[in-house]
RNA sequence: AUCGGAUAAAGGCAAACCAGGGGGAAAUCCUGGGACGCGAAACUACGGGCCUAAAGCCCUAUCAGGGCCAUGGCAGCCAAGCCGCCGAA
Numbered sequence: 001a002u003c004g005g006a007u008a009a010a011g012g013c014a015a016a017c018c019a020g021g022g023g024g025a026a027a028u029c030c031u032g033g034g035a036c037g038c039g040a041a042a043c044u045a046c047g048g049g050c051c052u053a054a055a056g057c058c059c060u061a062u063c064a065g066g067g068c069c070a071u072g073g074c075a076g077c078c079a080a081g082c083c084g085c086c087g088a089a
Base pairs, nucleotide, nucleotide: 005086012038013037017033018032019031020030021029036076043081044080047078048077049074050073051072056068057067058066059065060064
């Protein structure tokens, strides 16, 4: 140095849910609480996947409805890239 992730130590993140948002069309996001879990549960939507469908287009033919679509999202779905803390058998 590499692998290995410990009943070690230090430090960190925060699911569901609750409250608020004078954020958003929604998905989702932000703040506070909370703690299911996490050694990358840090960052990056390029690949796969998933969510949503405002605008647009189409249909019906009514003032209502339906369909398609990401340019909107998810990094706590997988893969990849990149940076990085501790450190034993």

Model confidence (mean pLDDT): 82 of 100. Predicted 3D model of an 89-nucleotide RNA (c-di-GMP-I riboswitch aptamer) from a Chloroflexota bacterium. NCBI's taxonomy places the organism under Bacteria, Bacillati, Chloroflexota. The sequence was found by an Rfam model in a public genome assembly. Of the family's consensus pairs, 95% are formed in the model.